Context: one part of a larger RNA
RNA sequence: CUCUCUCUAAGGAACUCGGCAAAAUAGCCCCGUAACUUCGGGAGAAGGGGUGCCUCCUCACAAUCACAAAGAAGGUCGCAGUGACCAGGCCCGGGCGACUGUUUACCAAAAACACAGUCUCCGCAAAGUCGUAAGACCAUGUAUGAGGGCUGACACCUGCCCAGUGCCGGAAGGUCAAGGAAGUUGGUGACAUGAUGACAGGGGAGCCGGCGACCGAAGCCCCGUGAACGGCGGCCAUAACUAUAACGGUCCUAAGGUAGGGAAAUUCCUUGUUGGGUAAGUUCCGACCCGCACAAAAGGCGUAACGAUCUGGGCACUGUCUCGGAGAGAGGCUCA
Numbered sequence: 001c002u003c004u005c006u007c008u009a010a011g012g013a014a015c016u017c018g019g020c021a022a023a024a025u026a027g028c029c030c031c032g033u034a035a036c037u038u039c040g041g042g043a044g045a046a047g048g049g050g051u052g053c054c055u056c057c058u059c060a061c062a063a064u065c066a067c068a069a070a071g072a073a074g075g076u077c078g079c080a081g082u083g084a085c086c087a088g089g090c091c092c093g094g095g096c097g098a099c100u101g102u103u104u105a106c107c108a109a110a111a112a113c114a115c116a117g118u119c120u121c122c123g124c125a126a127a128g129u130c131g132u133a134a135g136a137c138c139a140u141g142u143a144u145g146a147g148g149g150c151u152g153a154c155a156c157c158u159g160c161c162c163a164g165u166g167c168c169g170g171a172a173g174g175u176c177a178a179g180g181a182a183g184u185u186g187g188u189g190a191c192a193u194g195a196u197g198a199c200a201g202g203g204g205a206g207c208c209g210g211c212g213a214c215c216g217a218a219g220c221c222c223c224g225u226g227a228a229c230g231g232c233g234g235c236c237a238u239a240a241c242u243a244u245a246a247c248g249g250u251c252c253u254a255a256g257g258u259a260g261g262g263a264a265a266u267u268c269c270u271u272g273u274u275g276g277g278u279a280a281g282u283u284c285c286g287a288c289c290c291g292c293a294c295a296a297a298a299g300g301c302g303u304a305a306c307g308a309u310c311u312g313g314g315c316a317c318u319g320u321c322u323c324g325g326a327g328a329g330a331g332g333c334u335c336a
C1' cells in the first nucleotide's frame, strides 16, 4: 500500500448523479394508533411503557400435594436484563403499473410480459396450423369449448367521421366474361342452267366463317360496419379605456378533437409564468393553458391496496463528508 473488520473528539449528508455504503431500528407483553379506503384494509401505522434474578401469594380441571401458563406484593445486582447470537428504520408527496405472478441461464426484474375486458372466426370430417400427399396438432376437446386481434383490476366513461381501405350483407335492381344458343348471314360445294367454255349467274348435304335474341358466376354499382385500418381544418372581422372575443362572415372537408386531463415518461422555445418548499431549488409539489407535437380499449381520466420500481422532502442515524486518526487479521513489500 491492497483487502476484510473494530473504534473514533466536535459536527451530522456539509459527501455524492443519488444517503451509494455504513450506522440506526429489531424478540415478546401491554397501552396507543391518522389521512384515505374497494370497509377487507391502511396497521407491526406512528408513538410510548415493560423485560434479569430471589422470596411469598392467587391459581381451573380436582379431594390433598406438586405443577404449566397468567397475575399480585415485596426484595436484590449491574453501565447495560430480547445483557451474546438471532432479530422491521420510520414518515410525507408525486409518476408508472391495479394486484399475486413472469422475463433477457452468463451486464437489463422494469413502467416490459401475463392477468380479469371486448371484438371476431369456428357446429365438429370445426375454424386455425404443419405437410406435395398420406397424415398430424387442435383434442381422445365440442361454443361455460377452441383459434385470432386489441386492451389491461375497479369507479366514471369511451365523443364525431363509413369519403378512402378492409370486412359483412342481399332469392331486390343495374352492369358483366368464357361458354352455350333459337335464329340469321358469308365462303366452299355434288350438281344443274347459259348449245361449248378456263366465263357468268345459281346451288342440296357437309365443312369453314360472321352476327346473334336468350341463358350465364364472381366482381363493380348498392346497404351496413370504428373496442375494423384509420381521420378528427383555415382565414377575416367584432364589446363604451385597453386587451380578449360569447357573436358574425367566408373557404374547404367524410367529419373538423367532445368529456377528461395538460410545460406531462408527451413542451422545441424553456430553468415558461405564478404559488409552496430551501438562506439559496434546471429537480419536486399546487395552479395557469400560449398543446412545436395530449386525448378517449395503439383506451381517457381518477384510484384504496400492492412494488428488491422511478422521483422530491423530512425524522432518526451514522467516518458519506469536514479530515483525518488508532487498532486487529490476511496479502503484498523488505530481511533471514
Base pairs, nucleotide, nucleotide: 001331002330003329004328005327006326007325008324010322011321014320019317027051028050029049030048031047036041038153052076053075054074055073057071058070077081089315090314091313092312093311094310095309096307097306101113102112117150118149119148120147122145128137129136130135154302156300157299159232160231161230164229165228166225167224169222173221174220175219179215180214183211184210185209186208187207188206191202193200194199233251234250235249236248260294272288273287274286275285276284